[in-house]
RNA sequence: UCAAGCCGCAUGGGAGAGACCGUCGUCAUGACGGCGCCGAAGGCGCAAAUUCCGCCCGGAAUCGCUCAGGCAGAAGGACUAUGCAGGUGGA
Numbered sequence: 001u002c003a004a005g006c007c008g009c010a011u012g013g014g015a016g017a018g019a020c021c022g023u024c025g026u027c028a029u030g031a032c033g034g035c036g037c038c039g040a041a042g043g044c045g046c047a048a049a050u051u052c053c054g055c056c057c058g059g060a061a062u063c064g065c066u067c068a069g070g071c072a073g074a075a076g077g078a079c080u081a082u083g084c085a086g087g088u089g090g091a
Stems, first nucleotide, its partner, number of pairs: 001091001005088003008084006018035001020034005036071003042067001043065003050058001
């Protein structure tokens, strides 16, 4: 002095699945029970490569599970675009 990358902040985009059934109740929003579903907050789980050979450990996700969360709208939402140049970092 300071680009990319990484983290952060702002704005925008952003899928899926019952506006299910019953009971109670409210000005309205709801609460409880039941069955059926979704996966892209979070969480959990796994292979091969990895070695001269063998064993052990490790070994990702938008993959699987569905605890949590969700199934009109709103909110949330992995991921992503643009901007900031704040922090880190490299030269």